[in-house]
Context: one part of a larger RNA
RNA sequence: CUGGGCGUAAAGGGUGCAUAGGCGCUUUGUGUGUCGGUUGUGAAAUCCUGUGGCUCAACCACAGAACUGCGACCGAAACUACAGAGCUAGAGUGCAGGAUGGGAGAGCGGAAUUCUUGGUGUAGCGGUGAAAUGCGUUGAUAUCAAGAAGAACACCGGUGGCGAAGGCGGCUCUCUGGAAUGUCACUGACGCUGAGGCACGAAAGCUGGGGGAGCAAACAGGAUUAGAUACCCUGGUAGUCCCAGCCGUAAACGGUGUGGACUUGGUGUUGGAGGAAUUGACCCCUUCAGUGCCGGAGCUAACGCGUUAAGUCCACCGCCUGGGGAGUACGGCCGCAAGGUUAAAACUC
Numbered sequence: 001c002u003g004g005g006c007g008u009a010a011a012g013g014g015u016g017c018a019u020a021g022g023c024g025c026u027u028u029g030u031g032u033g034u035c036g037g038u039u040g041u042g043a044a045a046u047c048c049u050g051u052g053g054c055u056c057a058a059c060c061a062c063a064g065a066a067c068u069g070c071g072a073c074c075g076a077a078a079c080u081a082c083a084g085a086g087c088u089a090g091a092g093u094g095c096a097g098g099a100u101g102g103g104a105g106a107g108c109g110g111a112a113u114u115c116u117u118g119g120u121g122u123a124g125c126g127g128u129g130a131a132a133u134g135c136g137u138u139g140a141u142a143u144c145a146a147g148a149a150g151a152a153c154a155c156c157g158g159u160g161g162c163g164a165a166g167g168c169g170g171c172u173c174u175c176u177g178g179a180a181u182g183u184c185a186c187u188g189a190c191g192c193u194g195a196g197g198c199a200c201g202a203a204a205g206c207u208g209g210g211g212g213a214g215c216a217a218a219c220a221g222g223a224u225u226a227g228a229u230a231c232c233c234u235g236g237u238a239g240u241c242c243c244a245g246c247c248g249u250a251a252a253c254g255g256u257g258u259g260g261a262c263u264u265g266g267u268g269u270u271g272g273a274g275g276a277a278u279u280g281a282c283c284c285c286u287u288c289a290g291u292g293c294c295g296g297a298g299c300u301a302a303c304g305c306g307u308u309a310a311g312u313c314c315a316c317c318g319c320c321u322g323g324g325g326a327g328u329a330c331g332g333c334c335g336c337a338a339g340g341u342u343a344a345a346a347c348u349c
Base pairs, nucleotide, nucleotide: 004320005319006318007303008302012317014200015199016198017197021193022192023191025086026085027084028083029082030081033079034076035075036074037073038072039071040070041069048064049063050062051061052060053059090190091187092186093185094183095182096181102176103175104174105173106172107171108170109153113149114148115147116146117145118144119143120142124135125134161168162167205246206245207244208243209242210241214240215239219235220234221233222232257316258315259314260313261312262311265294266293267292268291269290270289271288272287273286274285275284298305299304322349323348324347331342332341333340334339
């Protein structure tokens, strides 16, 4: 290189945007690649085939073929390339009315919790399998009123919505993104993928500054136990929250890369449009987009997947190649650090 793979056996990059590159609509021309023919050349020897010579063979000789290549000329035009032209099917824009926990900022709200103050009130409270540590006569727990603080938003809530992923849920306002549907007005291939690159990226962690109600690593105490550096209980600091900046990882999962085309169905649900009907926003029928379940062909080692494919194909990227050593060492790059990323070998089975 050829070849085989990546849901669960090793293997889809955490996600997007995008550079180079690869691939890409219709038609005309040219004839770069490509294909055909002719011709020249492709030294001899070697190799191959045939015949012959050494008694055979090795070896040798002769003839042919071959030398898969290169050049020139003539031709073909499907594909490729290049040049020109073109249309609307791909892609995008406009317009219309809807849906939306998409993002950012500001303001507001009620329930609960804890604390503070005051009132009532008295001996317990709390906690557990049972207890104890703990709190309480300096008046707790309970209860009523007032106030303060921080964090999270019950019900609605739904295999329901939105987002590229991470993720997003009280209400209002401001700014802002995307998608779907309908229309078919506009542009006219502007497209797909995407090595590097750039951006985003849960939680934990880090730096500086704030904040700190509840919860709670560490830690302390009480239990349990043979022990108990745990599970249970009482406390409790980082942290959890906000601002600014890092980190860049996750079972970052649908364990399933992105885009496109094609291929029987049934049944829910969300958004849009159309039709019929009607008092009607209900119901019914059709259709587009999303999201679930079941299942046919087909696929699969099986499990299962099954128009949201793991079916049948195309384009491009990433990745895999026995287990351990090891996602480690060394080196490079990044980081304040923690560490991340790239990534072996000896040895061993």